[in-house]
Context: one part of a larger RNA
RNA sequence: UGACGGGGGCCCGCACAAGCGGAGGAACAUGUGGUUUAAUUCGAUGAUACGCGAGGAACCUUACCCGGGCUCAAACGGCACAGUGAUACUUUUGAAAGGAGGUAGCUCUACGGAGACUGUGCCGAGGUGCUGCAUGGUUGUCGUCAGCUCGUGCCGUGAGGUGUCGGCUUAAGUGCCAUAACGAGCGCAACCCCUAUUGUCAGUUGCCAGCAGGUAAAGCUGGGGACUCUGACGAGACUGCCGGCGCAAGCUGAGAGGAAGGCGGGGAUGACGUCAAAUCAGCACGGCCCUUACGUCCGGGGCGACACACGUGUUACAAUGGCAGGCACAGCGGGAAGCCACCCGGCGACGGGGAGCGGAACCCGAAAGCCUGUCUCAGUUCGGAUCGGAGUCUGCAACUCGACUCCGUGAAGCUGGAUUCGCUAGUAAUCGCGCAUCAGCCAUGGCGCGGUGAAUACGUUCCCGGGCCUUGCACU
Numbered sequence: 001u002g003a004c005g006g007g008g009g010c011c012c013g014c015a016c017a018a019g020c021g022g023a024g025g026a027a028c029a030u031g032u033g034g035u036u037u038a039a040u041u042c043g044a045u046g047a048u049a050c051g052c053g054a055g056g057a058a059c060c061u062u063a064c065c066c067g068g069g070c071u072c073a074a075a076c077g078g079c080a081c082a083g084u085g086a087u088a089c090u091u092u093u094g095a096a097a098g099g100a101g102g103u104a105g106c107u108c109u110a111c112g113g114a115g116a117c118u119g120u121g122c123c124g125a126g127g128u129g130c131u132g133c134a135u136g137g138u139u140g141u142c143g144u145c146a147g148c149u150c151g152u153g154c155c156g157u158g159a160g161g162u163g164u165c166g167g168c169u170u171a172a173g174u175g176c177c178a179u180a181a182c183g184a185g186c187g188c189a190a191c192c193c194c195u196a197u198u199g200u201c202a203g204u205u206g207c208c209a210g211c212a213g214g215u216a217a218a219g220c221u222g223g224g225g226a227c228u229c230u231g232a233c234g235a236g237a238c239u240g241c242c243g244g245c246g247c248a249a250g251c252u253g254a255g256a257g258g259a260a261g262g263c264g265g266g267g268a269u270g271a272c273g274u275c276a277a278a279u280c281a282g283c284a285c286g287g288c289c290c291u292u293a294c295g296u297c298c299g300g301g302g303c304g305a306c307a308c309a310c311g312u313g314u315u316a317c318a319a320u321g322g323c324a325g326g327c328a329c330a331g332c333g334g335g336a337a338g339c340c341a342c343c344c345g346g347c348g349a350c351g352g353g354g355a356g357c358g359g360a361a362c363c364c365g366a367a368a369g370c371c372u373g374u375c376u377c378a379g380u381u382c383g384g385a386u387c388g389g390a391g392u393c394u395g396c397a398a399c400u401c402g403a404c405u406c407c408g409u410g411a412a413g414c415u416g417g418a419u420u421c422g423c424u425a426g427u428a429a430u431c432g433c434g435c436a437u438c439a440g441c442c443a444u445g446g447c448g449c450g451g452u453g454a455a456u457a458c459g460u461u462c463c464c465g466g467g468c469c470u471u472g473c474a475c476u
Base pairs, nucleotide, nucleotide: 002475004472005471007470008469009468010467011466012465013464015460016459019423020422021421022420023419026315027314028313029312030311031310032309033308034306035305042053043052064301065300066299067298068297069296070295076124077123078122079121080120081119082118083117084116087104088103089102090101091100092099093098106115107114108113126290127289129288130287131286135284136283137279138278139277140275142273147186148185149184150183151182152181153162154161155160166177167176168175192267193266194265195264197235198234199233200232201231202230203229207224208223211222212221213220238261241255242253243252244251245250304442317416321375322374323373324372325371326370327369333364334363335362338357339356342353343352344351345350382413387408388407389406390405391404392403393402429452430451431450432449433448434447435446
């Protein structure tokens, strides 16, 4: 100087408290440990691993195992020699890969050859093999916490201190005052994006107030730019105004005005550094190792095993509910080997026809909700696991190991021990919708979108984490 303290002071944070809903019990989904296995590829492991890398494991992927092949090699660069157009078709063997054959078949030439391909030999290849404790790059975390430093000066023998401390204030090392310090940098804030209000301009594929036409209905048509909306440029919020407190910074007022008020809400943005944190399997790269194999191709299997243990979820245990019928209202987005209106067949998954749309035009499109009826507290008209049967679709192929549909079956489960998690407002809770990946899908995951829409915060004693000052100190 730091770090640490079951030392002190001050102050924050869904940290506690106050509330609401969960997890821990059940079934299933998924990840992990363990065990098993020929293999169950590898990595991630307190917080900061465990629906994580994986935003799609039937083959492929695939890195693992078994078996069958290849050795200039699956791809690429170069040299030498030999041959031949390229290439197309085909026989045989084989699970395929591969092996062994057959047939057809030259372009330009300056006649030297060139082109491309095949074969042989060689130099480079190839390796998801090891080391993240040799590395780059990227990432997690403390933490969007308010800190971390520098120049000159001053103090100290020096390490170092001062500045950065103190008082007040702030979300903030934010600012004000004070001051042996005066300034500055990286951070904070602002500049960027979305959202809440509005003006101007623009008006189709969007809109329809007034006028006209028109329909079973309909912006359907003429037309219109008012409105909604779209999207480009502006305005607007700054404690600017008023009252109170204060030296000031600032605080405060159910104050005015305003769509919005004191950071309006959300995002992007992550200082110096910590954890020899993570990643050599995204990629790159030093060193080491393999070279008829630790490379590479193919068929099949495995990554999907199952006495068990844990994490994350989904569905429930019901009446604020289940079921049946009728009626309404979104937003983000996506669409050509696609989205598919509409018609027909099928109980249905879906199939057969078939219009429109590369899309503000066409298509994909809500559920909770509202109305009516029914069930009446029961392992039930709750709950849907499991199993049997019959099908549909994708795909070369659904046995291991796909999703979906229909009929039947109808398990556990009566609100969950100790303990534990999230959330402060359009939030929690609850309801559905879209997208990426993708032939299909094991998605209950992830990322977004809108609908309905709460309760509570006395307070900072205590638990956890953090910031500043100070003190002790056996550590540095």
The part of an RNA shown here (small-subunit ribosomal RNA, 3' major domain) has 476 nucleotides and comes from an uncultured bacterium. It matches the Rfam family "Bacterial small subunit ribosomal RNA". Gene Ontology terms of the family: structural constituent of ribosome and ribosome.